[in-house]
């Protein structure tokens, strides 16, 4: 330098043939239980899907660009 893959909640990941109100587990908060905790049970908060732009009636999903991470190939004239 070229190519490929990944980025979604605090963490680990679903949802990728464009349309159901963006979800699960763990963590966190509150309540129950308990002498107090843990475990268990119930409820709740937390995201504008890495940034920007475009296509579309409609984008996490398609296109372009940038950023970060991972992998492969090449270069050493």
């Nucleotide at each position: 330098g070229c190519c490929c893959c990944c980025a979604u909640a605090g963490c680990u990941c679903a949802a990728u043939g464009g349309a159901u109100u963006a979800g699960a587990g763990c963590a966190c908060u509150c309540g129950g239980c308990u002498u107090c905790g843990a475990a268990c049970c119930g409820a709740g908060g937390g995201g504008u899907u890495g940034g920007g732009a475009g296509u579309u009636c409609g984008a996490a999903u398609c296109u372009c660009u940038c950023u970060g991470g991972g992998g492969g190939c090449g270069c050493c004239a």

This is a predicted structure of a 77-nucleotide RNA (transfer RNA) from a Patescibacteria group bacterium.
The sequence is in RNAcentral, with records from ENA.
The coordinates come from a structure-prediction model, not an experiment, and the mean pLDDT is 80.
Rfam family: tRNA. Rfam classes the family as a transfer RNA. Rfam's curators write: Transfer RNA (tRNA) molecules are approximately 80 nucleotides in length.